[in-house]
Molecule: transfer RNA
Organism: Kiritimatiellia bacterium
RNA sequence: UCGGGUGUGGCGCAGCGGUAGCGCAGUUGACUGUUAAUCAAUUGGUCACUGGUUCGAAUCCAGUCACCCGAG
Numbered sequence: 001u002c003g004g005g006u007g008u009g010g011c012g013c014a015g016c017g018g019u020a021g022c023g024c025a026g027u028u029g030a031c032u033g034u035u036a037a038u039c040a041a042u043u044g045g046u047c048a049c050u051g052g053u054u055c056g057a058a059u060c061c062a063g064u065c066a067c068c069c070g071a072g
Stems, first nucleotide, its partner, number of pairs: 001071007010024004018055001026042005048064005
């Protein structure tokens, strides 16, 4: 320098144009002599950034940034 991949709650990930979800973690309550476990409820996201397409974008397009893999 070129090609490809990844970027989504604190962490691990899903979502493939039409309300952003799951597990773990956190908080509150129930249970228990206490803790743990279990059960119920609940908080938390400018979807890496900028622009574009569209009635509508996490999703499609262009560019930028970070990381990973490969080529030279």